[in-house]
RNA sequence: UACGUGCUCCGGGGUCGGUGAAAUUCCGAGCCGGCGGUGACAGCCCGCGACCCGGCCUUCCCUUGCAUCCGCAGGGUGGGGCCGGCUGACCUGGUGAGAUUCCAGGGCCGACGGUCAAAGUCCGGAUGGGAGGAAGCACGUG
Numbered sequence: 001u002a003c004g005u006g007c008u009c010c011g012g013g014g015u016c017g018g019u020g021a022a023a024u025u026c027c028g029a030g031c032c033g034g035c036g037g038u039g040a041c042a043g044c045c046c047g048c049g050a051c052c053c054g055g056c057c058u059u060c061c062c063u064u065g066c067a068u069c070c071g072c073a074g075g076g077u078g079g080g081g082c083c084g085g086c087u088g089a090c091c092u093g094g095u096g097a098g099a100u101u102c103c104a105g106g107g108c109c110g111a112c113g114g115u116c117a118a119a120g121u122c123c124g125g126a127u128g129g130g131a132g133g134a135a136g137c138a139c140g141u142g
Base pairs, nucleotide, nucleotide: 001142002141003140004139005138006137007136008135009133015029016028017027018026030121031120032110033109034048035047036046037045043108044107052085053084054083055082056081057080058079059078061076062075063074064073065072066071090106091105092104093103094102112124113123114122
């Protein structure tokens, strides 16, 4: 230094006031923004991940039938892998070689289930998953 294997790491808002029998869910004001790319820095440009839906394969367990044994076939819940689908939101001006990424101004978006009242912010799946990483470490080979 290259390749391979393994391990570790990897998501924020810790609210206030009002109304009300009841709201961190309504109203007002705040606060938050994964990963890669993009001549210049991105929640709202391009793509990815997760959530959700479907298909195929595989596996633990349970169950039914067949069977001398090894087992075979059907069904059910869960796990894993692959493929596909779905998946919110930006304009104006300025600077500049270049910016929907910076500056100024004004806007907009945020899955699913739960909750005595409707959730980006509370509770939950989640001590989970994961894009990815000039992030780190270990082992092996060249």
Predicted 3D model of a 142-nucleotide RNA (FMN riboswitch aptamer (RFN element)) from Isoptericola peretonis. Its Rfam family is "FMN riboswitch aptamer (RFN element)". From the family's description: The RFN element is a highly conserved domain that is found frequently in the 5'-untranslated regions of prokaryotic mRNAs that encode for flavin mononucleotide (FMN) biosynthesis and transport proteins. The source organism's lineage runs through Bacteria, Bacillati, Micrococcales, Promicromonosporaceae and Isoptericola.